Record summary: A computed fold for a 1392-nucleotide RNA from a Pyrinomonadaceae bacterium, annotated as small-subunit ribosomal RNA. The organism belongs to Pyrinomonadaceae, within Bacteria. Its mean pLDDT, the model's own confidence on a scale to 100, is 85. Its Rfam family is "Bacterial small subunit ribosomal RNA". The sequence is in RNAcentral, with records from ENA and SILVA.

[in-house]
RNA sequence: UUAUUGGAGAGUUUGAUCCUGGCUCAGGACGAACGCUGGCGGCGUGCUUAACACAUGCAAGUCGAACGGUGAAACCCCUUCGGGGGUGGAUCAGUGGCGAACGGGUGAGUAACACGUGAGCAACCUACCCUAGACUCUGGAAUAACCAUGGGAAACGAUGGCUAAUACCGGAUACGAGGCAUACACGCAUGUGUGGUGUCUGGAAAGAUUUAUCGGUCUGGGAUGGGCUCGCGGCCUAUCAGCUUGUUGGUGGGGUAGUGGCCUACCAAGGCGACGACGGGUAGCCGGCCUGAGAGGGCGACCGGCCACACUGGGACUGAGACACGGCCCAGACUCCUACGGGAGGCAGCAGUGGGGAAUAUUGCACAAUGGGCGCAAGCCUGAUGCAGCGACGCCGCGUGAGGGAUGACGGCCUUCGCGUUGUAAACCUCUUUCAGCGGGGAAGAAGCCUUGUUCUUUUGGGUGGGGUGACGGUACCUGCAGAAGAAGCACCGGCUAACUACGUGCCAGCAGCCGCGGUAAUACGUAGGGUGCGAGCGUUGUCCGGAAUCACUGGGCGUAAAGGGCGCGUAGGUGGCCUGAUAAGUAGGGGGUGAAAUCUCGAGGCUCAACUUCGAGGCUGCCUCCUAAACUGUCAGGCUCGAGCAGAGUAGAGGCAGGUGGAAUUCCGGGUGUAGCGGUGGAAUGCGUAGAGAUCCGGAAGAACACCGGUGGCGAAGGCGGCCUGCUGGGCUCUUGCUGACACUGAGGCGCGACAGCGUGGGGAGCAAACAGGAUUAGAUACCCUGGUAGUCCACGCCGUAAACGAUGGGCACUAGGUGCCUGGGGGAGCGACCCCCUGGGAGCCGGCGCUAACGCAUUAAGUGCCCCGCCUGGGGAGUACGGCCGCAAGGCUGAAACUCAAAGGAAUUGACGGGGGCCCGCACAAGCGGUGGAGCAUGUGGUUUAAUUCGACGCAACGCGAAGAACCUUACCUAGGCUUGACAUAGCCGAGAAAGCCUCCAGAAACGGAGGCCCCUCUUCGGAGUUCGGUUACAGGUGCUGCAUGGCUGUCGUCAGCUCGUGUCGUGAGAUGUUGGGUUAAGUCCCGCAACGAGCGCAACCCCCGUUUUCAGUUGCUAACGCGUCAUGGCGAGGACUCUGGAAAGACUGCCGGUGCUAAACCGGAGGAAGGUGGGGACGACGUCAAGUCAUCAUGGUCCUUACGUCUAGGGCUACACACGUGCUACAAUGGCCGGGACAGCGGGUCGCAAAUGCGCAAGCAUGAGCCAAUCCCCAAAGCCGGCCUCAGUGCGGAUUGGAGGCUGCAACUCGCCUCCAUGAAGCUGGAAUCGCUAGUAAUCGUGGAUCAGCUACGCCACGGUGAAUACGUUCCCGGGCCUUGUACACACC
Repeated sequence: UUAUUGGAGAGUUUGAUCCUGGCUCAGGACGAACGCUGGCGGCGUGCUUAACACAUGCAAGUCGAACGGUGAAACCCCUUCGGGGGUGGAUCAGUGGCGAACGGGUGAGUAACACGUGAGCAACCUACCCUAGACUCUGGAAUAACCAUGGGAAACGAUGGCUAAUACCGGAUACGAGGCAUACACGCAUGUGUGGUGUCUGGAAAGAUUUAUCGGUCUGGGAUGGGCUCGCGGCCUAUCAGCUUGUUGGUGGGGUAGUGGCCUACCAAGGCGACGACGGGUAGCCGGCCUGAGAGGGCGACCGGCCACACUGGGACUGAGACACGGCCCAGACUCCUACGGGAGGCAGCAGUGGGGAAUAUUGCACAAUGGGCGCAAGCCUGAUGCAGCGACGCCGCGUGAGGGAUGACGGCCUUCGCGUUGUAAACCUCUUUCAGCGGGGAAGAAGCCUUGUUCUUUUGGGUGGGGUGACGGUACCUGCAGAAGAAGCACCGGCUAACUACGUGCCAGCAGCCGCGGUAAUACGUAGGGUGCGAGCGUUGUCCGGAAUCACUGGGCGUAAAGGGCGCGUAGGUGGCCUGAUAAGUAGGGGGUGAAAUCUCGAGGCUCAACUUCGAGGCUGCCUCCUAAACUGUCAGGCUCGAGCAGAGUAGAGGCAGGUGGAAUUCCGGGUGUAGCGGUGGAAUGCGUAGAGAUCCGGAAGAACACCGGUGGCGAAGGCGGCCUGCUGGGCUCUUGCUGACACUGAGGCGCGACAGCGUGGGGAGCAAACAGGAUUAGAUACCCUGGUAGUCCACGCCGUAAACGAUGGGCACUAGGUGCCUGGGGGAGCGACCCCCUGGGAGCCGGCGCUAACGCAUUAAGUGCCCCGCCUGGGGAGUACGGCCGCAAGGCUGAAACUCAAAGGAAUUGACGGGGGCCCGCACAAGCGGUGGAGCAUGUGGUUUAAUUCGACGCAACGCGAAGAACCUUACCUAGGCUUGACAUAGCCGAGAAAGCCUCCAGAAACGGAGGCCCCUCUUCGGAGUUCGGUUACAGGUGCUGCAUGGCUGUCGUCAGCUCGUGUCGUGAGAUGUUGGGUUAAGUCCCGCAACGAGCGCAACCCCCGUUUUCAGUUGCUAACGCGUCAUGGCGAGGACUCUGGAAAGACUGCCGGUGCUAAACCGGAGGAAGGUGGGGACGACGUCAAGUCAUCAUGGUCCUUACGUCUAGGGCUACACACGUGCUACAAUGGCCGGGACAGCGGGUCGCAAAUGCGCAAGCAUGAGCCAAUCCCCAAAGCCGGCCUCAGUGCGGAUUGGAGGCUGCAACUCGCCUCCAUGAAGCUGGAAUCGCUAGUAAUCGUGGAUCAGCUACGCCACGGUGAAUACGUUCCCGGGCCUUGUACACACC
């Protein structure tokens, strides 16, 4: 400086992650339709379906200046007044001319030179128009109309007669047209052009009106329109692979405007096709339209170009042009008319009708404009067109008011009741008047043309002035008037996606584009309030493009996600080494033609803006053509040797085929020895065996397979190949020179090979072994195990053609760090040599860097970096299925869909959890022990059942002697019955009474409640009143009603298990990892060492309490050694602080010391000292979290429900029931015992409505009385044990249930339903099946004691206390639980 204006994502697979992959959404568009709603205007647009059928009207006529007739009005003349003649030319049909082939409609057909684009016609036509030249001479014969006759229902038609022409036919003329010959020029060819000459051929014409025009004929040229031919381009299907006889070509002929099998006769046998013929399906094509960054994809309404069609099919005629939408003929279907003989018709023209359909308009006005036909013209015709009407169908514009206005009104909604919000919104005040409404004015679009002047000019004609012409339309526009007056909806509000609350509903009703909402607190359903978005519209549905790089040219992939063909040979095709020359197809630069207009982009202009429209410029990315360049690709020619191949010398090998051969083993057969089992399994049985098995020895037969060597060793393309020998044969590799000279790579189709199983025919058959049989296992066991056993396995020949045919990785070439062992060649060094060292090929492994990968991983044997060729993939299921085709004897193989259905299906990796996975390690987990439970009776809790009620909760461990540390009433929540309704209880307001409150008695009653009577008659005061009480009333109280799955708090559990995390850093795309793993060690993530980690927190431990030792201080109620006093005796007393003890303080224990082990350390083992030794014993203390664990009935609490009851009071009953079942306990079954007698020793605690000594009474429970004690003072206090005696193995002198009787105590009250005592009774039970629990030392076991609750007690429970006081632990295989590491996983509500 120039060019370029252009690209967004999200949701959904998982516990989480990354990837793959589909589904879905946000955008734009539409000839739309549907739902709700709807003020105005402009510009557009409107049968996408039945190319279904059509009533009615209109859509193509015109020319009298071509012709003959008809001949109105008007005028003139004549008139016998009846009329006649002439001018005139309206009008009508006919002859004739031109038009009717345009314009308008539709999209059926058509996959075609139909269309688009670009060429060609030297193979053609073209009326009207323009231009040039020449001409328009002379005759003739008819025929419509008309007249007459007659036919027919009609449509229409027949016969006879008259007549004209720019109708028709002759003759003349024509250098020009055509053919042939010739000359010249040109062309790629057939051939064409031009000129002259010669010759041959057949042909013209028309007039009209009038004086200037319109016509006519021939010829050349032009313009326009058309015809034909060719290159290229644009749909699906191969489950359509072969098609073709006028087919392909030639010759002669015909036909056409013209080329041509276009047609015909003959001759030849060709032509087309995987670059997709032929067939089937679908479709008018294009400019363009929609979308898209583009490349593309979809579409072909309106406008424009082309084509095709005109009721269906066929045909020609006329004509310049048609095989003809509003012409003809024939056939067919349909409709109509009919006098039944016969006729008529074709809306896919404009309106309109029926029908179809989700759906698409007026039987309008006008030729004023534009355009068309005819005409000299005036003009006529024109459903072309211009306008109007209907439809929010689309685009565009405008309006429905503007400013002010806080007490933030009323109302609505919500609320934590304070408020918030609707909301400046409204009211109210001040303004404005677009649009609509009413009134007034009022266009442009109009120029032609006609007429009349005028002027210029040679005529036609041009300029200028006047008059006349508008469907739209009294429309646009301008202006006046009145008044905010007449004018807002629709969808949405869980995420994507902008916008939230309340109520109703309760997996119902419903929503939903995807994910998904709804099972009682729904921002997701319905309604309301509020909000968000768009707005005369808004949503929904349908379709297309986009997003989708999800068919990938731009721009994807194939180890494990979908995807490499099982392997090779090779055809077509694609691709291809080095050098030189030529060429110019591709390629590049420049020029020319074309790429219609409209559309599109940009710049301007016109409607007030915009939509719309006008002008200019650009673009239209294409095709054709000319010139230039020659690097690259191609082509042609010549050369080269490094790719490839050939020859030579070697070399390893289970490479292949054929023939032969060997030993071991198995089985069978024969014989010997020999006797009772063998065999088989987890254990067995079936089976074999006294008819002699198995074992053992000898001999024989048969078939199959080849131990050791043997190896991530070798060979082969793959499948695959394994004793030894021989023959034949393929390939590889190494070395050396020589030769050929790109001969190469890949490979659609095609051909061949191809494990096992299977099939056919014939052999063979030892072992093994589908099917089958039996035996076991098991709930079953059509299996796994065992005993048998047939196809088959083997051989020959022929089929089959598959596989996890896998390296899940196609082939070839090149390039890109290494290390290491192996197989097999060649070379060098050293060495006597095996060995050893180095270099260089081929093969086949492992490890590893760059790079790649979603990750895992791959990594010179690539999954790296590139090139070439082939195969294959495009969500999961349906399904490798169906149909069709091909192959096969069959089995089946190859090719290979759709309907329908799902919102995923997948890959890799992560964290957990789990495993009848692994490793390490703990725990009364097992084991070793001791004692129990499970059996009995009783107690207690629960289930179940029962009941008016048996209130409720708790349910594996972790519910069940649990909530309950006390159910006769109360408690009490349950049931029955009787009462109360501001309430049994709280707060506040108002009104009233004024009486304190209250206490006692009586009546009825089960009581509550009710009735009556009596007693008592308050405090403070500033005298207003206040406190207190009762009655009434209003707010409210009350609920052990529901939801522990709405919650807080508290608790249980894993578990006193050793774990759980964080910050920073590092690694990983990420989830995450690391730290916390590893080596040791510990009770411990305790500590040490190591380490991409370094630190830290919650846990562990310690700090706290109790016990164990000592010291010190203190010394009463405790203690008592010494001294004294006293007693039967006793710290009883004086006294003492020594001791015990009490309770304050302190000390002590830390692996501190020694030795050993540990590489070091941490630590462990042993020892000393010590009261205590390695956390000294016990307690309190419970990490992150799990179980929607438990509790709404401790309490608190959201929501919800009840309100003369689900509240509250009272009495009685129930929670205590009882065929049963379970849990937890007590007492026992006895002699280590029971009973009787004697007689010792604790500790923790408790006590005034209490503990109670002593004494008395009673057999006893207990009673009476009551010293002492508010407690180291008094009281409650042991039992087992010890000593002595009796019992002697018995359902007993064991055991004590049950029952009868008699008492005691508490209490208002022991009937349901208390405890205790005594007498009598004397049940089951003789150690407890399967199973199961506790405990590791002052523990278990055993013995008693105390306390809470409590009037009493169901306590044998619970919580504490002391007395006596063991056994055992080899060990970690197993059961259970747990911790760490690791592994697999298709699990994640996570293995019940």